[in-house]
């Protein structure tokens, strides 16, 4: 260069147009001599930008980043 996959909290994932579960990690509380563990409770404008639609993580465009294949250089 081409084709394809992927992009959602600090990780790790779910969510086939109707307003973002779950779990691990931090935080704050209770409890407890402390620690642990237990138990309640706190967190997201979903890679950027623009379009569609009443409504967009989800559909379209273009960029940007990260992985497979394949070719080119060397």
């Nucleotide at each position: 260069u081409a084709g394809g996959g992927c992009g959602u909290a600090g990780c790790c994932a779910a969510g086939c147009g109707g307003u973002a579960a779950g779990g691990c990690a931090a935080c704050g509380g209770c409890c407890u001599u402390u620690g642990g563990a237990g138990c309640c409770g706190u967190g997201a404008u979903c890679g950027a930008a623009g379009g569609u639609u009443c409504g967009a993580g989800u559909c379209c465009u273009u960029c940007c980043g990260c992985c497979c294949u394949a070719a080119c250089c060397a």
Background: A computed fold for a 74-nucleotide RNA from a Candidatus Acetothermia bacterium, annotated as transfer RNA. It matches the Rfam family "tRNA". The family's RNA type in Rfam is transfer RNA. About the family: Transfer RNA (tRNA) molecules are approximately 80 nucleotides in length.